[in-house]
RNA sequence: GGGCCCGUGGUCCAAUGGCUAUGACGCCACUCUCACACAGUGGAGGUUCCCGGUUCGAAUCCGGGCGGGCCCA
Numbered sequence: 001g002g003g004c005c006c007g008u009g010g011u012c013c014a015a016u017g018g019c020u021a022u023g024a025c026g027c028c029a030c031u032c033u034c035a036c037a038c039a040g041u042g043g044a045g046g047u048u049c050c051c052g053g054u055u056c057g058a059a060u061c062c063g064g065g066c067g068g069g070c071c072c073a
Stems, first nucleotide, its partner, number of pairs: 001072007010025003018056001027043005049065005
């Protein structure tokens, strides 16, 4: 330098172009316990990497950039 794949809460991950972006782990509160752990209930936490475009509507499609992985040179 070229090709392919990926980027979504702290971590891992789901989401056919359309309901308020899903769940688990973690975190916080409460219940339970003499206490801790386990368990149960509830809650907080996301500008879906950035910019632009298409569309009535974009995490999703298109273009450019940034970052990461694999391969080739």